[in-house]
Context: one part of a larger RNA
RNA sequence: UGACGGGGGCCCGCACAAGCGGUGGAGCAUGUGGUUUAAUUCAACACCACGCGCAGAACCUUACCCAGACUUGACAUCUAUCAAAUCCGGCCCAAAAGUUGGAGUGCCCGCAAGGGAAUGGUAAGACAGGUGCUGCAUGGCUGUCGUCAGCUCGUGUCGUGAGAUGUUGGGUUAAGUCCCGCAACGAGCGCAACCCUCGCCUUUAGUUGCUCCGCAAGGAGAUCUCUAGAGGGACCGCCAGUGAUAAGCUGGAGGAAGGUGGGGAUGACGUCAAGUCCUCAUGGCCUUUAUGUCUGGGGCUACACACGUGCUACAAUGGCGAGUACAAAGCGUUGCCAACCCGCGAGGGGGAGCUAAUCGCAUAAAACUCGUCUCAGUUCGGAUCGGAGUCUGCAACUCGGCUCCGUGAAGUCGGAAUCGCUAGUAAUCGCAGAUCAGCACGCUGCGGUGAAUACGUUCCCGGGCCUUGUACA
Numbered sequence: 001u002g003a004c005g006g007g008g009g010c011c012c013g014c015a016c017a018a019g020c021g022g023u024g025g026a027g028c029a030u031g032u033g034g035u036u037u038a039a040u041u042c043a044a045c046a047c048c049a050c051g052c053g054c055a056g057a058a059c060c061u062u063a064c065c066c067a068g069a070c071u072u073g074a075c076a077u078c079u080a081u082c083a084a085a086u087c088c089g090g091c092c093c094a095a096a097a098g099u100u101g102g103a104g105u106g107c108c109c110g111c112a113a114g115g116g117a118a119u120g121g122u123a124a125g126a127c128a129g130g131u132g133c134u135g136c137a138u139g140g141c142u143g144u145c146g147u148c149a150g151c152u153c154g155u156g157u158c159g160u161g162a163g164a165u166g167u168u169g170g171g172u173u174a175a176g177u178c179c180c181g182c183a184a185c186g187a188g189c190g191c192a193a194c195c196c197u198c199g200c201c202u203u204u205a206g207u208u209g210c211u212c213c214g215c216a217a218g219g220a221g222a223u224c225u226c227u228a229g230a231g232g233g234a235c236c237g238c239c240a241g242u243g244a245u246a247a248g249c250u251g252g253a254g255g256a257a258g259g260u261g262g263g264g265a266u267g268a269c270g271u272c273a274a275g276u277c278c279u280c281a282u283g284g285c286c287u288u289u290a291u292g293u294c295u296g297g298g299g300c301u302a303c304a305c306a307c308g309u310g311c312u313a314c315a316a317u318g319g320c321g322a323g324u325a326c327a328a329a330g331c332g333u334u335g336c337c338a339a340c341c342c343g344c345g346a347g348g349g350g351g352a353g354c355u356a357a358u359c360g361c362a363u364a365a366a367a368c369u370c371g372u373c374u375c376a377g378u379u380c381g382g383a384u385c386g387g388a389g390u391c392u393g394c395a396a397c398u399c400g401g402c403u404c405c406g407u408g409a410a411g412u413c414g415g416a417a418u419c420g421c422u423a424g425u426a427a428u429c430g431c432a433g434a435u436c437a438g439c440a441c442g443c444u445g446c447g448g449u450g451a452a453u454a455c456g457u458u459c460c461c462g463g464g465c466c467u468u469g470u471a472c473a
Base pairs, nucleotide, nucleotide: 001473002472003470004469005468007467008466009465010464011463012462013461015457016456019421020420021419022418023417026312027311028310029309030308031307032306033305034303035302042053064298065297066296067295068294069293070292073127077126078125079123080122081121082120083119086103087102088101089100090099091098107116108115109114129287130286132285133284134283138281139280140276141275142274143272145270150189151188152187153186154185155184156165157164158163169180170179171178195264196263197262198261200232201231202230203229204228205227206226210221211220212219213218235258238252239251240250241249242248314414318373319372320371321370322369323368330361331360332359335354336353340349341348342347380411385406386405387404388403389402390401391400427449428448429447430446431445432444433443
């Protein structure tokens, strides 16, 4: 000087408390451990691994296993040589591979011979290749402490020195934020602001949107909504109180908004030899008829069990039936797919429109109204299993989604323990998108309905500042 203390003081955070809803019990989905297996590819392991890499494993992906094949190689550059390239078949094979027949002669220079470009075959070798190892050799990127308020420097001063001072102190703040004081005076990286978005107003511009007329076609308008550009608006600016007259704090007015208005992006010096050599890049090592490459099939989907994360429930604030409203944000031409017809349905037929404020996905659902059920393992719950179908796709056996009929399991609110959340939040309800042929209870967004509680900081956890002890560095 740090670090640590079941030392002290001050302060903060959904840290506790006060509340609301969960997890832990059930069934299923998903990830992991374990076990099994020819293989169940690999990585990730307290917080910071476990719906994580994977924004989507039937083949492919794929790295794993079995089998069949190749060896200058699936891919790159170079040399020689042959042939244009390319297209269409036959045989054989599980496929890859192998074998064979036919069509076919282009482009540039040149009269031609020939040369060149591109592509394919053959040969030899330089070399290719490696998701092989080392994240404890690395770059880059990322997580975490933590959006915590800290981390430093120059000069000066003090100290033999390590260092100190500044950065401590009195107030204050979300903040090393600001004020005052002070052997310090300044400065940098952080904080804040500048950026995006939502909320109010003005203005500009009106088509496909809006308003009005009309049955419609169409027409008129620029008020309103909306769209999307430019501005304004909030600064403790005003008033009162309080405070050291300061910084500020408390209350009020006005205002759409009030003291950082809500949300986002933004992550200082560093810590964990944290994570990643399987995104990529890269040193070293290893491999080179194999640890490379191609193909078929299988596996990653196994199942006495254990854990994490979710979904659906256990019902009456509910289930079922009928009727009837109201979104936002997205996506669409190898695409979205209307009307209409067929089917109980998944879906099929059909073909209009739309490169989309024009057409489509697309009926939002919860809510509301009426009826029914009357506390029961039930008209709750839907697992499981049987049967019949449908869609995608070479192909749904291993191993996809969905539909219909039947079946109707556990489950009556969950032990110890444990998680999230302070407002348009929790809870609850649906919608869209990425990935994607198909496949979503996951993820990322979007809106609808919409609470309760916070006395307080003693305690648990994490953190900041000062101080104290130390046999630790």
Molecule: small-subunit ribosomal RNA, 3' major domain
Organism: metagenome